c-di-GMP-I riboswitch aptamer from Desulfopila aestuarii DSM 18488, 78 nucleotides, folded computationally.
The model forms 89% of the base pairs in the Rfam consensus.
The coordinates come from a structure-prediction model, not an experiment, and the mean pLDDT is 77.
It was read from a public genome assembly, where an Rfam model found it.
Taxonomically the source falls in Desulfopila aestuarii (Bacteria, Pseudomonadati, Desulfobulbia, Desulfocapsaceae).

Order: sequence, then C1' cells, then structure tokens
RNA sequence: ACUUAGAAAAGGCAAACUCAGGGAAACUUGAGGACGCAAAACCACGGGCCGUAUAACAAUGGCAGCCGGGUCGCAGAU
Repeated sequence: ACUUAGAAAAGGCAAACUCAGGGAAACUUGAGGACGCAAAACCACGGGCCGUAUAACAAUGGCAGCCGGGUCGCAGAU
C1' cells in the first nucleotide's frame, strides 16, 4: 500500500400496528410508533414475488426492508 472481517464515538433509517390522504388493486404519502438495519441511501438492468386486465399472444403498475448487479457515502480500534 492492497484485500477481508469490523469495535468505539458521532449520528442515520424505520418493520408490524393506528389515524388521515392517494390508487381499480398491489401498494404508496404524512404523523405516531420501533421489529430491526453497516449502506434498510439511490437506480426496475437481470431473476423472483404481488396486483389488474387477458386467457393464443402480452399490456399497464408495484416490491430496492427478496436476491444479484451498478453508483455514491460516516467511522477505522483490532
């Protein structure tokens, strides 16, 4: 110097659930809440799952806290 694991400190995010709103639905936004998360930050590129339509073909959506991949980021004991 590089690679892997990763403490402490400072912080960060926010599952289920409840209320209000949006949506045909899946789901999503805000508030409360905290199961958990070292990228639980962002990206629908690939796989997968969910929903509507269709039922020969496949169109319109969603899930990044399902997996893989890409980009960026705090700290650096051991």